[in-house]
Molecule: transfer RNA
Organism: Treponema sp.
C1' cells in the first nucleotide's frame, strides 16, 4: 500500500430485510438485616467514532475519513 472485520451508556455487548435506542454489570436511592454482603425494587446515564449523501424517516443503506484488530504484498 491492498483486502476484511470492528467502533452503540463508566465497562461487556445486543439492536430481527430503515420506523421514538436496550440488556447485564457498575453508580445512586429505597426495601430486607443488629450491621455488611447477597437478594428484591426504582432511578441516573448515550448528538450510536467523525463528516457528508440517499430517504417522509438512518445505529442500520451509500461515500469519504479516523482509531483498533487481522490477513496479504
Nucleotide at each position: 500500500g491492498g483486502c476484511g472485520g470492528u467502533g452503540u451508556a463508566g465497562c461487556u455487548c445486543a439492536g430481527u430485510u430503515g420506523g421514538u435506542a436496550g440488556a447485564g454489570c457498575a453508580a445512586g436511592c429505597g426495601g430486607c438485616u443488629c450491621a455488611u454482603a447477597u437478594c428484591c425494587g426504582c432511578u441516573c446515564g448515550g448528538u450510536c467514532g467523525c463528516a457528508g449523501g440517499u430517504u417522509c424517516g438512518a445505529g442500520u443503506c451509500c461515500u469519504a475519513u479516523c482509531g483498533c484488530c487481522g490477513c496479504u504484498a